């Protein structure tokens, strides 16, 4: 230098036009003498960054960062 996959919340992860969800962790309440383990409720996401298409864009298109493989 070409090509091919990824980039969502603390971490993993799902969503492929129409309300951002799951499980861990994190807070509170329940339940115990207490704890843990179980239940409920609740916080917390400008969807790498910027434009474009569209009545609407995490999704579809371009550039750009990044990580990961691969071919010279």
């Nucleotide at each position: 230098g070409c090509c091919u996959u990824c980039g969502u919340u603390g971490c993993a992860u799902a969503g492929c036009g129409g309300u951002a969800g799951u499980g861990c962790a994190c807070u509170g309440c329940c339940u115990u003498g207490g704890u843990a383990a179980g239940g409920c409720a609740g916080a917390g996401g400008u969807c790498g960054c910027g434009g474009g298409u569209u009545c609407a864009a995490a999704u579809c298109c371009c550039g750009c960062c990044g990580a990961a493989g691969g071919c010279u």

The RNA shown here (transfer RNA) has 72 nucleotides and comes from a Candidatus Woesearchaeota archaeon. The RNAcentral record of the sequence draws on ENA. The coordinates come from a structure-prediction model, not an experiment, and the mean pLDDT is 83. Its Rfam family is "tRNA".